[in-house]
This is a predicted structure of a 523-nucleotide part of an RNA (small-subunit ribosomal RNA, 5' domain) from an uncultured bacterium.

Context: one part of a larger RNA
RNA sequence: GGAUGAACGCUAGCGGCAGGCCUAACACAUGCAAGUCGGACGGGAUUGAGGAGCUUGCUUCUCAUGAGAGUGGCGCACGGGUGCGUAACACGUAUGUAACCUACCUUCAUCAGGGGGAUAGCCUCUCGAAAGAGAGAUUAACACCGCAUAAAAUCACAGUGCAGCAUUGCAUAAUGAUCAAAUAUUUAUAGGAUGAAGAUGGGCAUGCGGGACAUUAGCUAGUUGGUGUGGGUAACGGCCCACCAAGGCGACGAUGUCUAGGGGAUCUGAGAGGAUGACCCCCCACACUGGUACUGAGACACGGACCAGACUCCUACGGGAGGCAGCAGUAAGGAAUAUUGGUCAAUGGAGGCAACUCUGAACCAGCCAUGCCGCGUGCAGGAAGACGGCCCUACGGGUUGUAAACUGCUUUUGUACCGGAAUAAACCUUUGGUCGUGACCGAAGCUGAAUGUACGGUAAGAAUAAGGAUCGGCUAACUCCGUGCCAGCAGCCGCGGUAAUACGGAGGAUCCAAGCGUUAUCC
Numbered sequence: 001g002g003a004u005g006a007a008c009g010c011u012a013g014c015g016g017c018a019g020g021c022c023u024a025a026c027a028c029a030u031g032c033a034a035g036u037c038g039g040a041c042g043g044g045a046u047u048g049a050g051g052a053g054c055u056u057g058c059u060u061c062u063c064a065u066g067a068g069a070g071u072g073g074c075g076c077a078c079g080g081g082u083g084c085g086u087a088a089c090a091c092g093u094a095u096g097u098a099a100c101c102u103a104c105c106u107u108c109a110u111c112a113g114g115g116g117g118a119u120a121g122c123c124u125c126u127c128g129a130a131a132g133a134g135a136g137a138u139u140a141a142c143a144c145c146g147c148a149u150a151a152a153a154u155c156a157c158a159g160u161g162c163a164g165c166a167u168u169g170c171a172u173a174a175u176g177a178u179c180a181a182a183u184a185u186u187u188a189u190a191g192g193a194u195g196a197a198g199a200u201g202g203g204c205a206u207g208c209g210g211g212a213c214a215u216u217a218g219c220u221a222g223u224u225g226g227u228g229u230g231g232g233u234a235a236c237g238g239c240c241c242a243c244c245a246a247g248g249c250g251a252c253g254a255u256g257u258c259u260a261g262g263g264g265a266u267c268u269g270a271g272a273g274g275a276u277g278a279c280c281c282c283c284c285a286c287a288c289u290g291g292u293a294c295u296g297a298g299a300c301a302c303g304g305a306c307c308a309g310a311c312u313c314c315u316a317c318g319g320g321a322g323g324c325a326g327c328a329g330u331a332a333g334g335a336a337u338a339u340u341g342g343u344c345a346a347u348g349g350a351g352g353c354a355a356c357u358c359u360g361a362a363c364c365a366g367c368c369a370u371g372c373c374g375c376g377u378g379c380a381g382g383a384a385g386a387c388g389g390c391c392c393u394a395c396g397g398g399u400u401g402u403a404a405a406c407u408g409c410u411u412u413u414g415u416a417c418c419g420g421a422a423u424a425a426a427c428c429u430u431u432g433g434u435c436g437u438g439a440c441c442g443a444a445g446c447u448g449a450a451u452g453u454a455c456g457g458u459a460a461g462a463a464u465a466a467g468g469a470u471c472g473g474c475u476a477a478c479u480c481c482g483u484g485c486c487a488g489c490a491g492c493c494g495c496g497g498u499a500a501u502a503c504g505g506a507g508g509a510u511c512c513a514a515g516c517g518u519u520a521u522c523c
Stems, first nucleotide, its partner, number of pairs: 001523004006519005013375006019368002021333001027330002030328003035074003040071002047064008081286003091209007100202002105198007113147001115145002123136005153178004159172005183190003211258003218249003223246006230240002261283004265276004288309005311322004339365001341364003347361001348359004378409004388400005415459005423450001428445007467512005472493003478507005488495002
């Protein structure tokens, strides 16, 4: 000198764009953050209209409406947060997978025949303070289960051809065995089953690379390898198991201890390097602490389950409930870090044929000079060089200083008033065209949280707006007064003991400027 997720002191007019718990992965009151589908299913409270009966306010029938639960499907593995752990194939990069999986989506091929038994809900009961649990009767499905049909699927056993990278792979084809499906609206769509391929996303393996300490030198028993048509997995493998052998790693740093999420990047520097890993993007890990699996295409699952533990809460003392490292917010810690805001209008996501619903993702608004950038606090003229202040060699000069007054001008900004967007064209509705209720292209209509915002115009009026640090040398900027080794200053050298340009005040000056200084850290 540059830089910062900064803090502190003094000061402060506005706007744009960004950023905002670095500390206690400390504890959390309250609200919200993941639902959706009635075009899968049974049932249906309520409300409205109409009719019938009469006891005139009840019963019953029809039509419409369809809440809240329940079964079922898809989603909840995304999105959002944090950096505890991890020196590791975690990450980066380059490969391999002849050792693998992939819901939804796309393409191609082939199918969908005929049956069955339950169960939640509802109803009737029982137990319990509650959370909740149990029994009986009864009912539906695209829920569940057999049967049929199956092959380029899977398995077994042989054969042929081609290829390679060793185990082998691909193609062809004979035999045997096993395994599918679901309907809904109404005639064509949506959905279902099997197989092949694609796309996307992952799993696993390997080479190389990036911390400290040798004042850590030896470490290791599923340890190292083998056998088993062993188990397990989507898949290879001591991943697990039985048996056999005695191996394996290490000064090219094993093992141990300490520290740490990694990268793209960021800061600095001419570069080489050094330091960092906030915000944004990619990957990893975690979700009160530890463990376990279930469901599922996918989790060993932040707002799922079970067990154990600590903590908090409820209790009728028998027993129960909870997990903000989601968005706000509270307490605590700290030098220190924001609103218990608005909207789904846009973008994106989930479900749905769709309308739409949900979305603290997102988009916006609020707070903070935390940073960067921009604008303003006026411009021109004006010498009696005014008054006042300060200084001096003091009836006079110097300086503040064109500064002020005064004259003219302008109106950024602010104030008042008037006007006023873009972000939004899709879905959808109506409609036209191309071959057909579908698909594509076109026309009109509908939809804005931010917002009466941005922006534009008009009016009056210099009006509404400057501070901070420094002035001995380094280092730009000097005098007077006070003090008298005192009070004090100080980054280093050093100032102060009676003429202090170094302390305190004043005048003047210098440097930056809505900021200026100090502290901390990095280069």